[in-house]
Molecule: RNase P RNA; transfer RNA
Organism: Bacteroidales bacterium
RNA sequence: AACGGCAUCCGCUCUAUCGCCGGCAGCGUAAGCUGCGGGAGGAAAGUCCGGGCAGCAAAGAGUCACCAUACUUCCUAACAGGAAGGGACGCACCGCGCAAGCUGUGCGCCACAGCAAGUGCCACAGAAAACAGACCGCCUUCGGGUAAGGGUGAAAACGCGAGGUAAGAGCUCACGACAUGCGUCAGUGAUGUCGCAUGAUGGUAAACCUUAUGGGCUGAAAAACCAAAUAUACCGGCAGUUAAGGGUUGACUCGCUCUUUGCCGGGGGGUAGGUUGAUUGAGACGUGCGGCAACGUACGCCCUAGAUUAAUGAUAGAGGUCUGGUUUCAGCCAGUUCACAGAACCCGGCUUACACGAUGCCGUUUUUU
RNA sequence: UGUCGUAAGGUGUAAUGGCAGCACAACUGGUUUUGGUCCAGUUAGUCGAGGUUCGAAUCCUUGUACGACAA
Repeated sequence: AACGGCAUCCGCUCUAUCGCCGGCAGCGUAAGCUGCGGGAGGAAAGUCCGGGCAGCAAAGAGUCACCAUACUUCCUAACAGGAAGGGACGCACCGCGCAAGCUGUGCGCCACAGCAAGUGCCACAGAAAACAGACCGCCUUCGGGUAAGGGUGAAAACGCGAGGUAAGAGCUCACGACAUGCGUCAGUGAUGUCGCAUGAUGGUAAACCUUAUGGGCUGAAAAACCAAAUAUACCGGCAGUUAAGGGUUGACUCGCUCUUUGCCGGGGGGUAGGUUGAUUGAGACGUGCGGCAACGUACGCCCUAGAUUAAUGAUAGAGGUCUGGUUUCAGCCAGUUCACAGAACCCGGCUUACACGAUGCCGUUUUUU
Repeated sequence: UGUCGUAAGGUGUAAUGGCAGCACAACUGGUUUUGGUCCAGUUAGUCGAGGUUCGAAUCCUUGUACGACAA
C1' cells in the first nucleotide's frame, strides 16, 4: 500500500413548485378558503425478555402441577439486560520440579449451581463402558493370580516417583490434581494464601431430576363514556329451596361475593357511529460534579408525528459523495442521488438487517529499510 | 395489530441423541409389433447460521418461509 474480518460512528444537504396528514389563528350560516408552524428510524423490524397502563369483587390464602432463571458485587422502575470483578478452559512465553504438575505474564474464550443425592443413557470399535473384567502379554505350585506393558475408543477405575511383590496393584508412603469441613490472613463478596482433617475418582443435567430464587391470568381488538338499536323466537341438557348455579386463571380446597326460573350448550334478531385511552415522558440535549465503569445527581434549555384503510410523496435546480473516461497534475466530461428499511398505546433492553464514508484493532499478500 | 404452530427427495409420510428409510412420481434398461401392466436398477432430502455433546433430523439460541386463531 492492497484485500479481508470485527467493533463503533454516520445514515446526503439546501432552494423552488405541486400534493398528503395533524395543530394554531383569522374569515365564512355552512361547505370551505387564507396565513403561520410541525410531520419516521437506528434499527420504527423480529415480538425474544422486562415494565408502565387497563380489566378480572379484594388481586386474597394453601397444596400440587407448570414455566423461567442459575459464580459474586453493583447499576436499574424492572429484567434472562448492562458494568466491574472472580474462577474454569485454550494458546504462547519465562521460571521451578526426576516426573506428574505448579507460580507468573500476555492474548483469546465461557448459557459458569449440583453426575461427590438418585435414576437413565453411552452406537461402532474394544477383552472390558461401570456390582468390573482377562484378548495378547507378565507370573505360576497349572487350581489360578494380575492391570504395570500392547491395542480400541470421545471416555478404560486418579497422575507420578519410590517401596513392595512370584508377577502386579492406592497394597503402602511422599508429592500432585480434585471435593468437603475447620482454623488463619486478604477481600463487601464470589474467591484466594497458608495449615490441618476427612475421602470420592469415566462422560453426560442445552437427559430425567435435585437444590435455591422468582412467576395470578388476559392484552389497547385491554378498558371507560356518549349516541343508535333491541326479542332471548326455537331446540337439547341440568337443577329446582333440607338448596342449586355462577364469578376465577392448569387442577383442587378454604375464604369472599352475586342470582333465585336460574344455569350450560346450540341457534336466532338488532346495532356496528363517535369521543377518551393516545402521545409531557422511568423524556431529549448541553454543562458541571460523584463513580474504574454501567450509572447517578444539580443547573440550564427544548416540546419534537399521532393516522384509523391508515399522511410523511413527486418534479426541477445547485452543492456534496462515489464510479468511469481523459489528462503529468490541477481540471474537464458523463453517470449516480443510492443500503437496510416505513411509526400505530408507551417506555427500557436484547437480537437480526444495513450501500458509500470515517475511526480503531486484527489477519493475509507485496515492496522498502 | 396480537397470540400460537409447522418446516425431511417433486408429493405424502417413518425414525429412543447412534449408518436417514418407505410408498407414489421422475429417469434408464428389459419384456411387447407399439403403449400400458410387470421386472431390474438409478437420481433426489432433514429450511439457513451458530452452539451443547464423542456424536444432532432430534436438544438450545437466532434468523427465514408458510399456516392457524382472535372483533